[in-house]
RNA sequence: GAUUUAUAAAGAAGUGGCGAGAGACUGGCUCGAUGACCCACUGGCAACCGACAAAAAUUGUAAAGGUGCCAAAUCCUGUCUCCCAAACGGAGAACAUAUAAAUU
Numbered sequence: 001g002a003u004u005u006a007u008a009a010a011g012a013a014g015u016g017g018c019g020a021g022a023g024a025c026u027g028g029c030u031c032g033a034u035g036a037c038c039c040a041c042u043g044g045c046a047a048c049c050g051a052c053a054a055a056a057a058u059u060g061u062a063a064a065g066g067u068g069c070c071a072a073a074u075c076c077u078g079u080c081u082c083c084c085a086a087a088c089g090g091a092g093a094a095c096a097u098a099u100a101a102a103u104u
Stems, first nucleotide, its partner, number of pairs: 001104008013042005021031003025078001027076002043070003048066002051061004074096001079093005
C1' cells in the first nucleotide's frame, strides 16, 4: 500500500518548543502571529485489542498494557433515492476519509 469486519451527532487540555499556514481532497465555512498546525512533557477521554467475571453468541466490571483521540457532527458538502409547490429546506443510502482488529 491492498482486502475484510466494526465504529464515527457522545467524550476529553494545560505547559514548553517551533514559527506559517491548518482543518485529507472539492466548494463553502472556520481556526491561526492574542502563535494555529506540528513536536515534547504532563493530564485527560474512550473502551477497538488485551485483562477479569458469568455457561456463552453476548453482557458486565476495571482501566495496568498495545493502539486511538482531546475546535466545530468525519465542521458542512460532493453521487443516488425519497419527502416538500419549491429551495441555497428535510430524511435515508452509497462513495470517500479516519481509527481499531485481522489477513496479505
Model confidence (mean pLDDT): 87 of 100.
This is a predicted structure of a 104-nucleotide RNA (SAM riboswitch aptamer (S box leader)) from a Chitinophagaceae bacterium.
NCBI's taxonomy places the organism under Bacteria, Pseudomonadati, Chitinophagia, Chitinophagales, Chitinophagaceae.